The RNA shown here (THF (Tetrahydrofolate) riboswitch aptamer) has 113 nucleotides. It was read from a public genome assembly, where an Rfam model found it.
RNA sequence: UGCAGAGUAGGUUUAUACGCGUUAAGUGCUCCGGGAACGGGGAGUUGUUCCGGGGACGAAAAGCGCCGGCGAUACAGCCGGGGCUUGCGGUGUGUAGACCGCAUCUCGCUGCA
Numbered sequence: 001u002g003c004a005g006a007g008u009a010g011g012u013u014u015a016u017a018c019g020c021g022u023u024a025a026g027u028g029c030u031c032c033g034g035g036a037a038c039g040g041g042g043a044g045u046u047g048u049u050c051c052g053g054g055g056a057c058g059a060a061a062a063g064c065g066c067c068g069g070c071g072a073u074a075c076a077g078c079c080g081g082g083g084c085u086u087g088c089g090g091u092g093u094g095u096a097g098a099c100c101g102c103a104u105c106u107c108g109c110u111g112c113a
Stems, first nucleotide, its partner, number of pairs: 001113005010100010020089003029055008040107004061086004066081005
């Protein structure tokens, strides 16, 4: 000097535990403002992500007890509250597995020549 390579934060997905919602928050989309992180060092995007605000769109409930009221004094039925179970939600967080993994530039590291 050339060639090859390693490593992070994190992301996706599966399983699982505990929650939240099912009276629609959340998720997804979009606009505005602000912040943060981005291999060991430095720089860093029209990329990533978080917070606040706005906008459009938009959903899956079912079953079984309990309590109170109306009714009745035999029920049925109706109204309200709360609980459990099974579901549902492009739902949140934790744990485990698998896969992916510095936009890019540069220095460094490892191997080879």